Context: one part of a larger RNA
RNA sequence: GCCGCAGCAAGACGAAAAGACCCCGUGAAGCUUUACUACAGUUUGAUAUUGGUACAUUGCUUCAUAUGUUCAGCAUAGGUGGGAGCCUUCGGGCACCAGUGAGAUACCACCCUUAUGCUGUGAUGUACCUAAUCUAUUACCAUGAAUCUGGUAAUGGAGACAGUGUCUGAUGGGUAGUUUAACUGGGGCGGUUGCCUCCCAAAAUGUAACGGAGGCGUUUACAAAGGUUGGCUUGGUCCGGAUGGAAAUCGGACUGGACGUGCAAACGCAAAAGCCAGCUUUACUGCAAGGGUUACAGCCCGAGCAGUUACGAAAGUAGAAGUUAGUGAUCCGACCGUACGAUAUAGGACGGCGGAAGCUCAACGGAUAAAAGUUACUCCGGGGAUAACAGGCUGAUAGCGCCCAAGCGUCCAUAGCGACGGCGCUGUUUGGCACCUCGAUGUCGGCUCAUCGCAUCCUGGGGGUGGAGAAGCUCCCAAGGGUUAGGCUGUUCGCCUAUUAAAGCGGUACGCGAGCUGGGUUCAGAACGUCGUGAGACAGUUCGGUCUCCUAUCUGCCGUGAG
Numbered sequence: 001g002c003c004g005c006a007g008c009a010a011g012a013c014g015a016a017a018a019g020a021c022c023c024c025g026u027g028a029a030g031c032u033u034u035a036c037u038a039c040a041g042u043u044u045g046a047u048a049u050u051g052g053u054a055c056a057u058u059g060c061u062u063c064a065u066a067u068g069u070u071c072a073g074c075a076u077a078g079g080u081g082g083g084a085g086c087c088u089u090c091g092g093g094c095a096c097c098a099g100u101g102a103g104a105u106a107c108c109a110c111c112c113u114u115a116u117g118c119u120g121u122g123a124u125g126u127a128c129c130u131a132a133u134c135u136a137u138u139a140c141c142a143u144g145a146a147u148c149u150g151g152u153a154a155u156g157g158a159g160a161c162a163g164u165g166u167c168u169g170a171u172g173g174g175u176a177g178u179u180u181a182a183c184u185g186g187g188g189c190g191g192u193u194g195c196c197u198c199c200c201a202a203a204a205u206g207u208a209a210c211g212g213a214g215g216c217g218u219u220u221a222c223a224a225a226g227g228u229u230g231g232c233u234u235g236g237u238c239c240g241g242a243u244g245g246a247a248a249u250c251g252g253a254c255u256g257g258a259c260g261u262g263c264a265a266a267c268g269c270a271a272a273a274g275c276c277a278g279c280u281u282u283a284c285u286g287c288a289a290g291g292g293u294u295a296c297a298g299c300c301c302g303a304g305c306a307g308u309u310a311c312g313a314a315a316g317u318a319g320a321a322g323u324u325a326g327u328g329a330u331c332c333g334a335c336c337g338u339a340c341g342a343u344a345u346a347g348g349a350c351g352g353c354g355g356a357a358g359c360u361c362a363a364c365g366g367a368u369a370a371a372a373g374u375u376a377c378u379c380c381g382g383g384g385a386u387a388a389c390a391g392g393c394u395g396a397u398a399g400c401g402c403c404c405a406a407g408c409g410u411c412c413a414u415a416g417c418g419a420c421g422g423c424g425c426u427g428u429u430u431g432g433c434a435c436c437u438c439g440a441u442g443u444c445g446g447c448u449c450a451u452c453g454c455a456u457c458c459u460g461g462g463g464g465u466g467g468a469g470a471a472g473c474u475c476c477c478a479a480g481g482g483u484u485a486g487g488c489u490g491u492u493c494g495c496c497u498a499u500u501a502a503a504g505c506g507g508u509a510c511g512c513g514a515g516c517u518g519g520g521u522u523c524a525g526a527a528c529g530u531c532g533u534g535a536g537a538c539a540g541u542u543c544g545g546u547c548u549c550c551u552a553u554c555u556g557c558c559g560u561g562a563g
Base pairs, nucleotide, nucleotide: 002563003561004560005559007557008556010555011554012553015548022383023382024381025380027379028378029375030374031373032372035178036177037176038175039174041171042170043169045167046166047165048164049163051129052128053127054126055125056124057123058122059121060120063117064116065115066114068112075105078111079110080109081108082107085094086093087092133158134157135156136155137154138153139152140151141150142149181193182192183191190210194216195215196214197213198212199211217364218262219321220320226280227279228278229277230276231275232274234258235255236254237253238252239251240250260269261268263326265324266323267322284307285306286305287304290301291300292299293298296365309318310317311316332358335355336354337353338352340351341350390437391435392433393432394431396430398426399425400424401423402422403421407417408416444519445517446516447515449511450508451507452506453505454504457482458481459480460477461476462475463474464473465472484498485497486496487495488494525543526542527541528540529538530537531536
C1' cells in the first nucleotide's frame, strides 16, 4: 500500500418536509369596526282585512237668519247691475229730486266679508257598542292515553285595537359579500404620484436616481395687463443745486441693458416684447397648403382664401396676452340649437347631429355612483428577482501601526506622553451592497473535543529609561509549554470573592446540535403595563411549551487482523 472487521461523526452546503420567518400575488380564509353596500331583526307612518253609535274640534257644502261705524252726509254707506217708482189701514211712509261724499240710499236681482243654526259628506280626538278578528274555560268528534293540534257548539274576556299582507322612513357587524394603491437600495414608518423652469445632460434632439434648486392648479375686458396708431427710455456711479435728509424733483458727465416684463426659472426684448397717450374689441365666423413633436390618445406652429370688423393718411397690423405652467379621456344625466329618423296618417316620447357646462376622477391615461383594519389560529402559489443567520465584495466605522511635531514632562519635542493633521495594515465590531443558498446552509449561551495565528498574559533572550538596588514603564526577538476555582445573571460580556508564574487577544459557518443540552430568542395557552373604538399589537415584562434518523453509502479519522 491492497483487502477485511469493529468504531467516531468533521465533510459530502448529508437525509426528511416545493421555508412556517421575510417579501410578492389587483391569491384565500378567520376575526374586528364609527370601511362600503346589502339582508334578517327591531321600530315609524299609510293602506287592506275593518264594522256601529255619541260628543268635541275642524274642512267642504245646501238652506235660513244676521253681519259691515274714518270725516262729511239727519245716519252704522259691504259691492255691482237694473231702477222712477214701491208699500199703504188711503192718514201717510220710503225713494226720486236736492244735498253731502271717493261712492247714494226705495224696490228687484246677483254676489263679497264675518258669525250662528240646520242638511249632507269627510278628517282628527275621546268615550261606548259587538258582529270581523284574537283569546280563556267547558262539552263532543278525529282518537285508543294525553294540560297537543284541528273542527263544531256554549259561556266569558279583549276588540275594530292587536295580529297579518303591501308600500314607506329610521335603526341595524346580528348576518353576508367585498374593498383596504403603487414607487421603494427588503418591507413597514416617512416621503412622493399631474404640469412648468434650471442644473445633472457628456456643445443637435433625447436621457435615470427616494440626485440638486424652485414654481403651477391662475390673472387681466369697456377707466385692460387685449388690438392698433403715435410718442418716450429705464437702472447705476460721480459732480452741482432752496426747504431736501441715504432716498422725492432739476442740470451735466460716465456706464450700457445691469431697470422693467402680473407670478417661478430659463431664454428673449431698444423700430423695443419695457413706459405713456388717443381710438377701440381680431380675447372674430368658416377653412387651411405645409410642417414640428410623437407608440397611441394627443399637443404645437402655420402662410394663404372667404366673410365681417378695429386702428391707421397709407403701406399695413390684428384669429388675445414676450415665450414656455394655470390641467382631466370615455360613459352618464341635464341645458341651448337643428328638424335628420320617428315605417298606415297627424302628433312627437325617444334617439341622432352641432355647441357649451357638470369631476383636488390631485394615486391627475381617470378599475366602482359607492369601501377601513387585523391575523402569533392561519392557509395556498411563488421568490434567494427581496430581508433576518452564515459566507462573499467593500472597509465608512472599528482595532492596530507608522509619519510630522505644537505642547506636557523643573530644564529638555521624542524616558514616558502627544494636540491639529497625514499615510497605511487587518478583516475580530457597527455598517453598506444584495452575489450562492427561501423544492430549508438549524439561530444565542453552556458542555465535550479541539486546531491555528501572534498584534505575547506567564515562562525565555535583549535595547532604552526621568534604570542606585528591588519593583516598574516602554520597545525589539520569541508561539515550546502553560494560561485556576467559585458567587450573581439564559447570558457572551461584566461585577464580586479567593488563588496563581499567568489567569492573553483573536480565527476556525460569531469552531463544534446526523456529538449533548435547550436556560434565552422565535408558534399555538395565559396574564400585567402601554397603545388601539375593536379584532389585536409591543428589540416591553411574566409563567408554560414534542430537538426526528439505538440502522453511516462515500470521503475523512481512530483501533485491529490475516494474507